[in-house]
Context: one part of a larger RNA
RNA sequence: CUGGGCGUAAAGGGCGCGUAGGCGGCUCUUUAAGUUAGAUGUGAAACCCAGGGCUUAACUCUGGGACUGCAUUUAAACUGAAGGGCUCGAGUGCAGGAGAGGUAAGUGGAAUUCCUAGUGUAGCGGUGAAAUGCGUAGAUAUUAGGAGGAACACCAGUGGCGAAGGCGACUUACUGGACUGUAACUGACGCUGAGGCGCGAAAGCGUGGGGAGCAAACAGGAUUAGAUACCCUGGUAGUCCACGCUGUAAACGAUGGAUACUAGGUGUGGGAGGUAUCGACCCCUUCCGUGCCGCAGUAAACGCAAUAAGUAUCCCGCCUGGGGAGUACGGCCGCAAGGUUGAAACUC
Numbered sequence: 001c002u003g004g005g006c007g008u009a010a011a012g013g014g015c016g017c018g019u020a021g022g023c024g025g026c027u028c029u030u031u032a033a034g035u036u037a038g039a040u041g042u043g044a045a046a047c048c049c050a051g052g053g054c055u056u057a058a059c060u061c062u063g064g065g066a067c068u069g070c071a072u073u074u075a076a077a078c079u080g081a082a083g084g085g086c087u088c089g090a091g092u093g094c095a096g097g098a099g100a101g102g103u104a105a106g107u108g109g110a111a112u113u114c115c116u117a118g119u120g121u122a123g124c125g126g127u128g129a130a131a132u133g134c135g136u137a138g139a140u141a142u143u144a145g146g147a148g149g150a151a152c153a154c155c156a157g158u159g160g161c162g163a164a165g166g167c168g169a170c171u172u173a174c175u176g177g178a179c180u181g182u183a184a185c186u187g188a189c190g191c192u193g194a195g196g197c198g199c200g201a202a203a204g205c206g207u208g209g210g211g212a213g214c215a216a217a218c219a220g221g222a223u224u225a226g227a228u229a230c231c232c233u234g235g236u237a238g239u240c241c242a243c244g245c246u247g248u249a250a251a252c253g254a255u256g257g258a259u260a261c262u263a264g265g266u267g268u269g270g271g272a273g274g275u276a277u278c279g280a281c282c283c284c285u286u287c288c289g290u291g292c293c294g295c296a297g298u299a300a301a302c303g304c305a306a307u308a309a310g311u312a313u314c315c316c317g318c319c320u321g322g323g324g325a326g327u328a329c330g331g332c333c334g335c336a337a338g339g340u341u342g343a344a345a346c347u348c
Stems, first nucleotide, its partner, number of pairs: 003320004007302002012316001014199004021192003025086007033079002035075001038073005048064006089189001090186003093182004101175007108152001113147007123134002160167002204245006213239002218234004256315006264293011297304002321348003330341004
């Protein structure tokens, strides 16, 4: 390379946008690059096969094969190319309703902590039990007022939205996407996507703010043989905001994207149509999402099963025994931490 694979055995890129490339709907005409067919020309010799000539061999001669190629000619189904047409793919318009989708500004109540004042007196707190700690300089408890930061109880639901990460108080402004119905418009404008570009939890880093609660590090008290822990009392970075960086996760559905097809049953979210009705429900059909069960099929088994791990096609990524090792070296990126690309010796 061919091949076989990628839910759990090694293997799906964290996710998107998109360049090159690969692949691509129905129909008509043309062309003849790919493709098809026979014929002709050409494809040196050596080489291979058969036979012959030197007594044999080496050597050599004749004929055949092969040289799978190229050129000319030929066919037009398929692919390509050129031109014309179509509407089912894709997109636009119009009419709707749903949503924690995003960004910014403003507002709200509950609770914790702190401060001030009142009442009030000896304890509070904490644990398996204690102690450290707080408290007669008046704590804990309780009432009133104030400050400040962070998070939004109930609603809440294998509910919703988003490409993923993720998103949950309320209001306003700006803004992205999806869905349903219609069929007015464009007329294949599509799918995927090496590189590239962007987004990307938490922790971490830089500068400047902020700091209520929580809390790495750290201190003390316990426990213990010890206890650099688990438990307790404190507590700094951090957690929060703005701007910039980092670019990783069991970034998981451990399951790449797109399209088509292949029994059903039952929940639930968003629409549309019909039936029915005074009306809302109910019932039936249909589209999109999200769950459970299950047939065929598939699978090593577990299981998956129209949201496929079934049947097929297209494109990308990745795997190829364990350890060494996601290490070393080099490159690129980063302020650093480190990230990314990524071996070998040796060993079993």

A computed fold for a 348-nucleotide part of an RNA, annotated as small-subunit ribosomal RNA, central domain. The coordinates come from a structure-prediction model, not an experiment, and the mean pLDDT is 86. Its Rfam family is "Bacterial small subunit ribosomal RNA".